[in-house]
RNA sequence: UGAGUCGGCCGGGCGGCCGCGGCGGACAGACCCAACGGGGAUGGACGUCGAGGAAAGUCCGGACUCCACAGAGCACGGUGGUGGCCAACAGCCACCCACGGCGACGUGCGGGACAGUGCCACAGAAAACAGACCGCCAGCGGCCCUUCGGGGUGCGGGUAAGGGUGAAACGGUGAGGUAAGAGCUCACCAGCAUCGACGGUGACGCCGAUGGCUCGGUAAACCCCACCGGGAGCAAGACCAAGACGGUGUCGAGCUGCUCGCUCCAUGACACCAGGUAGGUCGCACCGAGGCGCACAGCAAUGUGCGCCCCAGAUGGAUGGCCGCCCCUCCGUCAGGAGGACAGAAUCCGGCUUACAGGCCGACUCAUUCG
Numbered sequence: 001u002g003a004g005u006c007g008g009c010c011g012g013g014c015g016g017c018c019g020c021g022g023c024g025g026a027c028a029g030a031c032c033c034a035a036c037g038g039g040g041a042u043g044g045a046c047g048u049c050g051a052g053g054a055a056a057g058u059c060c061g062g063a064c065u066c067c068a069c070a071g072a073g074c075a076c077g078g079u080g081g082u083g084g085c086c087a088a089c090a091g092c093c094a095c096c097c098a099c100g101g102c103g104a105c106g107u108g109c110g111g112g113a114c115a116g117u118g119c120c121a122c123a124g125a126a127a128a129c130a131g132a133c134c135g136c137c138a139g140c141g142g143c144c145c146u147u148c149g150g151g152g153u154g155c156g157g158g159u160a161a162g163g164g165u166g167a168a169a170c171g172g173u174g175a176g177g178u179a180a181g182a183g184c185u186c187a188c189c190a191g192c193a194u195c196g197a198c199g200g201u202g203a204c205g206c207c208g209a210u211g212g213c214u215c216g217g218u219a220a221a222c223c224c225c226a227c228c229g230g231g232a233g234c235a236a237g238a239c240c241a242a243g244a245c246g247g248u249g250u251c252g253a254g255c256u257g258c259u260c261g262c263u264c265c266a267u268g269a270c271a272c273c274a275g276g277u278a279g280g281u282c283g284c285a286c287c288g289a290g291g292c293g294c295a296c297a298g299c300a301a302u303g304u305g306c307g308c309c310c311c312a313g314a315u316g317g318a319u320g321g322c323c324g325c326c327c328c329u330c331c332g333u334c335a336g337g338a339g340g341a342c343a344g345a346a347u348c349c350g351g352c353u354u355a356c357a358g359g360c361c362g363a364c365u366c367a368u369u370c371g
Base pairs, nucleotide, nucleotide: 001367002366003365004364005363006362007361008360009359010358012326013325014324015323016322017321018320020050021049022048023047024046027043028042031039032038033037052342056353057352059351060350061349062348063347064233065232066231067230076229077228078227079226080225081095082094083093084092085091096110097108098107099106100105111224112223116222117221118218119217120216133163134162135159136158137157140156141155142153143152144151145150171189172188173187174186175185176184190214192211193210194209195208196207198205199204237282238281239280240279246273247272248271249270250269251268252264253263254262255261288310290309291308292307293306294305295304296303297302327340328339329338330337331336
């Protein structure tokens, strides 16, 4: 200098004018009362705060609330290398293994296929304790010929070396062996199982010995193993409660000297009580798995300590508009003009995923050149 790989951050700035919502609020104040006092709807100068990195999708996990719940098991669902982090997780960090890349690095629903069952399209003769289509074989049996020495024939059969099919055909190379062949035997290599040594918390790595010589794939198929899981969700739920309905009591008339009681009647009036609709208040926006900074421990995720800060919130509703200067991009006849992404809280929090104009910073890799 060029080509790349990761990670972090910003995502318009400043000023002026006008406006909107929450909270505080000097002051004003309709109206009410037990009235020279107090309460108070409402308005309100001024102060303060006012979207995001994803507020989104609602895919996971929790907080919180109500309901259910002796204990155990079955069923159903979820998770799935190892160690750590976290309130928890399908999240994060570090490592292991496999695959891809020269490399930085990336990708992986990454337990078990000698517990059992199922499936393996097309092609191919054959697809799982396999298989004879072509090819190879005359050692054995059959048949033919024979000068009786033997010769021929792939008919019975043998053969997985070679060809061909396939994603996959039951280890690879070489030698021996054989009729031809074959782990049939041997050497080396690869792989598997068992045993042992070493390193590591562990997944696992590495080394040696022995063995049969070799065992296909698929569990995002059933299944097996280990661990986890009660349901519904802020329209959760709690409180106050108009009218109407319901319950209790009192009030009227008759029987009576009085009380109790009974009957009748307006299906009435008043008072109280209970549940609870409309409506309202809380949940809910002060304080938390909070934010920022520093230090320490740790490779890191993260944790601990100290200091500072208080930081949106309606009830389908606020968080905006205009102007000037600057910044960036594009166009330009160099006067100027046009544009500035994705998108907007609704109980709150931790993640994941998806969308995104433009820009900044850091670490690392490869190639080339110079010293």